c-di-GMP-I riboswitch aptamer from a soil metagenome, 97 nucleotides, folded computationally. The coordinates come from a structure-prediction model, not an experiment, and the mean pLDDT is 88.
RNA sequence: GACAAAGGCACACCCGACCGAAAGGCGGGGUCGCAAAGCCACGGGCCUGGGUUUCCCGGGAGACAAGCCCGGGAAAUACGGCAGCCGGGCUGCCGAA
Numbered sequence: 001g002a003c004a005a006a007g008g009c010a011c012a013c014c015c016g017a018c019c020g021a022a023a024g025g026c027g028g029g030g031u032c033g034c035a036a037a038g039c040c041a042c043g044g045g046c047c048u049g050g051g052u053u054u055c056c057c058g059g060g061a062g063a064c065a066a067g068c069c070c071g072g073g074a075a076a077u078a079c080g081g082c083a084g085c086c087g088g089g090c091u092g093c094c095g096a097a
Stems, first nucleotide, its partner, number of pairs: 001094001008034002013029004018025002032084001038090003042087003045082003051077010
C1' cells in the first nucleotide's frame, strides 16, 4: 500500500452423539469483509458469572428469635473469555507510486 500478481484468513448464518456453568472455544459447511482478520491477554474496553460476598423471598428441624440446612431471585465480582474492539509486542507474501 497498487483497478498488480500468487496466495491466505473466514463475519453473519447452518450442522456437530465435541469441550464449557456460561461467555466462548473446537471441527465441518459458508464467504461479510480483512494488507497482517498471522501469533501473543501487556494496557484499555467489552462479554459471561460456575465460585464467592451482601440483600430479599419460600420451605425444613426446633417451643420461639437469632443462628443452621435446602431451594429460588437480585446486585457486585474473574481465577473464565473476546486478538474480526482499540492500543502495544513479535513474525510474514509482493514490490508499482